[in-house]
Context: one part of a larger RNA
RNA sequence: UGACGGGGGCCCGCACAAGCAGCGGAGCGUGUGGUUUAAUUCGAUUCUACACGAAGAACCUUACCUGGGUUUGACAUGCAAGUGGUAGGGAUCUGAAAAGUGACCGACCCGCAAGGGAGCUUGCACAGGUGUUGCAUGGCUGUCGUCAGCUCGUGUCGUGAGAUGUUCGGUUAAGUCCGCUAACAAGCGCAACCCUUGCCGCGUGUUAUAUGUGUCACGCGGGACCGCCGGUCUUAAGCCGGGGGAAGGUGGGGAUGACGUCAAGUCAGCAUGGCCUUUAUGUCCAGGGCUACACACACGCUACAAUGGUCAGUACAAUGGGUUGCCAAGCCGCGAGGUGGAGCCAAUCCCCCAAAACUGGCCUCAGUUCAGAUUGCAGGCUGCAACUCGCCUGCAUGAAGCCGGAGUUGCUAGUAAACGCGCGUCAGCUAUAGUGCGUUGAAUACGUUCUCGGGCCUUGUACA
Numbered sequence: 001u002g003a004c005g006g007g008g009g010c011c012c013g014c015a016c017a018a019g020c021a022g023c024g025g026a027g028c029g030u031g032u033g034g035u036u037u038a039a040u041u042c043g044a045u046u047c048u049a050c051a052c053g054a055a056g057a058a059c060c061u062u063a064c065c066u067g068g069g070u071u072u073g074a075c076a077u078g079c080a081a082g083u084g085g086u087a088g089g090g091a092u093c094u095g096a097a098a099a100g101u102g103a104c105c106g107a108c109c110c111g112c113a114a115g116g117g118a119g120c121u122u123g124c125a126c127a128g129g130u131g132u133u134g135c136a137u138g139g140c141u142g143u144c145g146u147c148a149g150c151u152c153g154u155g156u157c158g159u160g161a162g163a164u165g166u167u168c169g170g171u172u173a174a175g176u177c178c179g180c181u182a183a184c185a186a187g188c189g190c191a192a193c194c195c196u197u198g199c200c201g202c203g204u205g206u207u208a209u210a211u212g213u214g215u216c217a218c219g220c221g222g223g224a225c226c227g228c229c230g231g232u233c234u235u236a237a238g239c240c241g242g243g244g245g246a247a248g249g250u251g252g253g254g255a256u257g258a259c260g261u262c263a264a265g266u267c268a269g270c271a272u273g274g275c276c277u278u279u280a281u282g283u284c285c286a287g288g289g290c291u292a293c294a295c296a297c298a299c300g301c302u303a304c305a306a307u308g309g310u311c312a313g314u315a316c317a318a319u320g321g322g323u324u325g326c327c328a329a330g331c332c333g334c335g336a337g338g339u340g341g342a343g344c345c346a347a348u349c350c351c352c353c354a355a356a357a358c359u360g361g362c363c364u365c366a367g368u369u370c371a372g373a374u375u376g377c378a379g380g381c382u383g384c385a386a387c388u389c390g391c392c393u394g395c396a397u398g399a400a401g402c403c404g405g406a407g408u409u410g411c412u413a414g415u416a417a418a419c420g421c422g423c424g425u426c427a428g429c430u431a432u433a434g435u436g437c438g439u440u441g442a443a444u445a446c447g448u449u450c451u452c453g454g455g456c457c458u459u460g461u462a463c464a
Stems, first nucleotide, its partner, number of pairs: 001464002003461003007458007015448002019411005026302008034293002042053002064288007073126001077125007088105002093100002108117003128277002131275003137271002139266003142262001144260001149188003153184002155164003168179003194254004199222007225248001228242005304404001308363006320351003325344002330339003370401001375396007417440007
């Protein structure tokens, strides 16, 4: 000087407390461990792995296994030689395919030609490797933490390591600002500048709209600064109350992550040193596996019902996406869906009837008109192909479950909770996941003793 303390002081955070809804019990979905397996590819493992890489494993993907092929190779460049019915296509036969065979057809550019280019074959250099090392690395990322810190120049003090500044008194969300001060300045962070949302004005008006002022859309500008008043404070920084205002003290949300820590993660996104491999650890193909199942954990979905279930009627969104696409009206089907073909490269057309809510009827506390797992049958769709192993529909079946032990999670306002809708990936989908959007819309916070994490000062130390 740090680090640590079941030392002290001050302060902060959904950290506790006060509340609300959950998880932990059930069924199912997904991930992981374990076990099994020919293989169940690999990585991630306290917080910071476990709906994580994976924004989508039937084939492909695919890296794994079994079997069958191939060896200058599926892909690149160079050199040498060869090749003219050459390159390429391809009937037939063999085969699971890859591939082999090969009747037949049959090309390009420069050049008069010779020849050259391109192609093909052979040979040599080499290609290739999701093989290994993240403890050789780059880049990127997580975490402490959007915490308020981390440093430097000159000066001063100290033999020196270093200290001071950065401490102290106030204040702040903040090393934010003020005051004091052997310090005075400065940098990276904080804040602001950026995007979005809430209010107003102006302009524009397609495809929006009631054809009109308005709404709406796009663009530009204004507006909030403790600016005004009162109190308080050191006539400071600031804090408290009020007025005005759409908004008040950072208005809400986002993007933005200092010096560094964990030899944290990633050689399988990419790049890359070393090592290893080269008739195989490369490459092509068929089938299988990644989907196994005494079990354990993690993240979720659906429920256990009457603030409910069911039937009928009826109302109100926003974000997004669409040409290999979105697909209307009409018709067929109980339905999934089929048919049909209008419109739309989209403020025009389509996806697109939002659902909870509201009104009325039935159910009357029961394993039920709750719940829907599981299973059978019959169908539909995508796709070369749904056996292993897809999704959806109808009929039938109707399991566990009556609110969950110890423990534990999220959330402070348009938030939690509830309700539906969209998108990416994608032929299809195991999405209940992820990421957005709107609709309905709470309760509670006395307070900082305690738990956890963090910041500053101080103290102890046999630690570095």
This is a predicted structure of a 464-nucleotide part of an RNA (small-subunit ribosomal RNA, 3' major domain) from a metagenome.
It matches the Rfam family "Bacterial small subunit ribosomal RNA".
RNAcentral holds the full RNA, with entries from SILVA.